[in-house]
A computed fold for an 88-nucleotide RNA from Desulfoscipio geothermicus DSM 3669, annotated as c-di-GMP-I riboswitch aptamer. NCBI's taxonomy places the organism under Bacteria, Bacillati, Eubacteriales, Desulfoscipio, Desulfoscipio geothermicus. It matches the Rfam family "c-di-GMP-I riboswitch aptamer". Gene Ontology term of the family: cyclic-di-GMP binding. It was read from a public genome assembly, where an Rfam model found it. The coordinates come from a structure-prediction model, not an experiment, and the mean pLDDT is 84.
């Protein structure tokens, strides 16, 4: 320095729930809380997944259903990108 990081140490992150707030919904985002996590940092590029407002279209209909992403997940897989500590 470059692999790697598996019960070395230091130091991060934080998932289900419980409260606020936002949001049509999925979801976010503070706080408290820890399943878990070597990138559980960041990026919706490729695949997937979740929601179904606007529109459309069925309907006597503002009910109601079907469609439907520009919503949203990076802690579903790959892909791309930048990095902290270093015992063996």
């Nucleotide at each position: 320095u470059a692999c790697c990081a598996u019960u070395a140490a230091a130091g991060g992150c934080a998932a289900a729930c419980c409260u606020g707030u936002c949001g049509a919904a999925a979801g976010a985002u503070a706080g408290g809380g820890a399943c878990g996590c070597a990138a559980a940092g960041c990026c919706a590029c490729g695949g997937g997944u979740c929601c179904a407002a606007a529109g459309c279209a069925g309907g006597a209909g503002c009910a109601c259903u079907g469609c439907a992403a520009u919503g949203a997940c990076a802690g579903c897989c790959g892909g791309g990108u930048u990095a902290c500590c270093g015992a063996a």